[in-house]
Context: one part of a larger RNA
RNA sequence: GGAUGAACGCUGGCGGCAUGCUUAACACUUGUAAGUCAGACGGGAAGUGGUGUUUCCAGUGGCGGACCGGUGAGUAACGCGUAAGAACCUGCCCUUGGGAGGGGAACAACAGCUGGAAACGACUGCUAAUACCCCGUAGGCUGAGGAGCAAAAGGAGGAAUCCACCUAAGGAGGGACUCACGUCUAAUUAGCUAGUUGGUAAGGCAAUAGCUUACCAAGGCGAUGAUCAAUAACUGGUUCGAGAGGAUGAUUAGCCACACUGGGAUUGAGACACGGCCCAGACUCCUACGGGAGGCAACAAUGGGGAAUUUUCCGCAAUGGGCGAAAGCCUGACGGAGCAAUGCCGCGUAGAGGUAGAAGGCCUACGGGUCGUGAACUUCUUUUCUCGGAGAAGAAGCAAUGACAGUUUCUGGGGAAUAAGCAUCGACUAACUCUGUGCCAACAGCCACGGUAAUACAGAGGAUGCAAGCGUUAUCC
Numbered sequence: 001g002g003a004u005g006a007a008c009g010c011u012g013g014c015g016g017c018a019u020g021c022u023u024a025a026c027a028c029u030u031g032u033a034a035g036u037c038a039g040a041c042g043g044g045a046a047g048u049g050g051u052g053u054u055u056c057c058a059g060u061g062g063c064g065g066a067c068c069g070g071u072g073a074g075u076a077a078c079g080c081g082u083a084a085g086a087a088c089c090u091g092c093c094c095u096u097g098g099g100a101g102g103g104g105a106a107c108a109a110c111a112g113c114u115g116g117a118a119a120c121g122a123c124u125g126c127u128a129a130u131a132c133c134c135c136g137u138a139g140g141c142u143g144a145g146g147a148g149c150a151a152a153a154g155g156a157g158g159a160a161u162c163c164a165c166c167u168a169a170g171g172a173g174g175g176a177c178u179c180a181c182g183u184c185u186a187a188u189u190a191g192c193u194a195g196u197u198g199g200u201a202a203g204g205c206a207a208u209a210g211c212u213u214a215c216c217a218a219g220g221c222g223a224u225g226a227u228c229a230a231u232a233a234c235u236g237g238u239u240c241g242a243g244a245g246g247a248u249g250a251u252u253a254g255c256c257a258c259a260c261u262g263g264g265a266u267u268g269a270g271a272c273a274c275g276g277c278c279c280a281g282a283c284u285c286c287u288a289c290g291g292g293a294g295g296c297a298a299c300a301a302u303g304g305g306g307a308a309u310u311u312u313c314c315g316c317a318a319u320g321g322g323c324g325a326a327a328g329c330c331u332g333a334c335g336g337a338g339c340a341a342u343g344c345c346g347c348g349u350a351g352a353g354g355u356a357g358a359a360g361g362c363c364u365a366c367g368g369g370u371c372g373u374g375a376a377c378u379u380c381u382u383u384u385c386u387c388g389g390a391g392a393a394g395a396a397g398c399a400a401u402g403a404c405a406g407u408u409u410c411u412g413g414g415g416a417a418u419a420a421g422c423a424u425c426g427a428c429u430a431a432c433u434c435u436g437u438g439c440c441a442a443c444a445g446c447c448a449c450g451g452u453a454a455u456a457c458a459g460a461g462g463a464u465g466c467a468a469g470c471g472u473u474a475u476c477c
Base pairs, nucleotide, nucleotide: 001477002476003475004474006473007472008471009470010469013347014346015345016344017343018342019340020339021305026303027302030300031299032298035063036062037061040060041059043057044056045055046054070258071257072256079183080182081181082180084178085177088175089174090173093171094170095169096168097167098166099165101135102134103133104132110125111124112123114121115120140149141148142147154163155162156161185229191221192220193219196218197217198216199215200214201213202212203211234254235253236252237248238247239246240245260281261280262279263278264277283294284293285292286291311337313336314335315334319333320331321330322329323328351379352378353377360371361370362369363368385414386413387412388411389410390409394404421466422465423464424463425462426447428445432461433460434459435458436457
C1' cells in the first nucleotide's frame, strides 16, 4: 500500500446493486415450511319438495414426502479434484415391438359392544377398488439338454379418442463401484497388521470384492514416513503479488457428510430417510401416577454466549417443484418489501459575479498580515427536498391474471431552500504559530517528547489529507 461476512469511536443527505451468528453442531415458547388426486374405490355430510346436478370430508388406494431448504460436527479418506475403467441398478421422461383372458378371498371405513385420564386401542359383523391372491398365456429369465419360472387395471367420453396398466429392447438423465496421480503438521510418534495379505469353495449383493464364513498358505504396509497423535469438510474460486508464490474456502456453483446423542432396520426405482418408524440415553413437557408427547444445523422469532450479525413482514403475479385429464391446490424454494454506511459504485450539500479587502477571531516587529471572494450583496439554477398530476415494463397465448406498488419513470408549482464531518500537522509523512502546563498532567507505530520560551501534552487560530465518511483495533499478502 492492498484486502475483509469485520468490530469499536466520532459523524451521517440520497439512490442502485450486493452482503448480514465467523462465537454455543447451545437450548428452544409461538406460527408457518409437503402435499395432492372424488376422472382409482366404497361410504358420510351439506344443499334441493323430488329426480338430476353441485360442494365438502374421515378412510382404503396411487404418486410425491430420497427433491427443494439448512449446517460443517465428524472425516487426512477414492472424502474431494483431475484423468481413466468394467462387473451393475434406474420411478417419472423419449423411441420401438408385443399384450391386458378367466376366476376368487379379504381388510379399513361403517355399525354394534367395550378398555383407557389421555395418547391410543380390543372384540363381533358388513363392504368396494387401479388394494390382494389363484389359473391360463409369454420373441423374456434360468439351464449343457430334457425342462422349469414370471404379467397386467381400469377411468373419462354419445363416439372418435385420450389418460392410465403389463412385458421386452434401446436411449436420455441419475446413481453405485474400481483404479493412476494430487491433497496440512509433528520422528520429543519407528515399527504396524490375524480377516490381517493372498488362494480354493460357499454364502451374499443391483454389481466387483475378505463384503462374510470354512479350509490352506504366511503373507501385507513402512525413513519415497507405515502406525499413532494434532488440526481440517474438499473444489471451481477469493485475496495479495509484475510473476514465482503465499494466505484463504463468507455469499454463489459442484461434490461429500450430518439432522438432540448412539444403534437398527422397514417401505420404496431411489433412504438406512431433517419436519417417517423401532430400541437405548440425556433433556423438556402433560398425567387421573397406570402411562404418554417432543426434537428449528428450514423461515421468522426467543433466551444464552459474544466485540459482533436483520422482520414472529407481503405474495404465489413471475421462475421452478409436487399432485392432478384439467380447473386448480400446496410451495418460508423463489419473487419482493423491511432493518443495518456492512461493502462497492454513483449523486448532492449549490453556480456566476462580488474589496469599503467591512465587522469579528488569530498573529504582529504595531506599519500591518491572515481567515478571505470566504461572507454580506446582485443574479441564475432546482440534482436533491416538498406539494400535486399522469402512470409503466416485468404477462407468456384472444381475453383475464402484478406481491412488489401508485414503485421506477414522465410532468407542473415552491424556494438556496433540507444536507459535512473525521483524522493529522517533531522526523518517517503532506501540513505552524500563540496561550496554558512545567519529568506534572499527558502523548506514543518506531525514534522519542514533557524538568519555564514544548511546531511532539491540552486549548485556540491557521494548515494538510480523505470525504458521507474518517480514524483505531484484529487478520492476511
Molecule: small-subunit ribosomal RNA, 5' domain
Organism: Casuarina equisetifolia subsp. incana